Model confidence (mean pLDDT): 83 of 100. c-di-GMP-I riboswitch aptamer from a Clostridia bacterium, 89 nucleotides, folded computationally. The organism belongs to Clostridia, within Bacteria. Of the family's consensus pairs, 95% are formed in the model.

RNA sequence: CUUGAAAAAAGGCAAACCAGUGGAAAUGCUGGGGCGCAAAGCCACGAAUCUACCGCAGCGGUUGCUGCCAGGAUGGUCGGGUUGCCAAG
Numbered sequence: 001c002u003u004g005a006a007a008a009a010a011g012g013c014a015a016a017c018c019a020g021u022g023g024a025a026a027u028g029c030u031g032g033g034g035c036g037c038a039a040a041g042c043c044a045c046g047a048a049u050c051u052a053c054c055g056c057a058g059c060g061g062u063u064g065c066u067g068c069c070a071g072g073a074u075g076g077u078c079g080g081g082u083u084g085c086c087a088a089g
Stems, first nucleotide, its partner, number of pairs: 001089004012037002017032006035076001041082003045079003048074003055068005
């Protein structure tokens, strides 16, 4: 530097769900829990998906309903960037 198919060795992370908590929500964090993962480590640059507080438009015998919208969210959706363990060459 390349590869990770297999056999290892040391380990690592932690889905769904439950409890608490932040948030308008998507969903985040903490604890439990383990579906799985060779980067399921980190980064919202490109795409994709999710939500729609605020905002805009419409409806309505009122505090609403419908539609649109990301600057919000997802790195365990993909691409990209970047940093690593072990083994083989």